[in-house]
């Protein structure tokens, strides 16, 4: 002075799954559509949560990952969020 990796923040990209039943409100002269909410039933899975492996261990216990599973959560028309990825800036060091 101090790279890579680590954190935080900013910027981009970023999937999958029904706007299906049905109730209420509003729109309207009144239906029909429509929009907003409640509830079923199907479904997704990359927030977050759970679970298990190899492996550690004389043996059990108990530790142990995931985008694997599980769907509690969350999500299934846009916005919203989003693992994970690029890219800037900042921070504390290390290793030199």
């Nucleotide at each position: 002075c101090g790279a890579c990796a680590c954190c935080g923040u900013c910027c981009g990209g970023g999937a999958g799954a029904g706007u299906c039943c049905u109730c209420g409100c509003g729109u309207u002269g009144c239906c029909a559509g429509c929009g907003c909410g409640g509830g079923g039933c199907g479904c997704c899975g990359a927030a977050g949560g759970g679970g298990c492996a190899a492996c550690g261990u004389c043996c059990c216990c108990c530790g142990c990952a995931a985008c694997c599973u599980c769907u509690c959560a969350g999500g299934c028309g846009c916005c919203a969020g989003g693992a994970c990825c690029g890219g800037a800036c900042g921070g504390g060091a290390c290793a030199g």
Predicted 3D model of a 96-nucleotide RNA (Glycine riboswitch aptamer) from an Actinomycetota bacterium. Its Rfam family is "Glycine riboswitch aptamer". From the family's description: This family represents the bacterial glycine riboswitch. Model confidence (mean pLDDT): 80 of 100. The organism belongs to Actinomycetota, within Bacteria.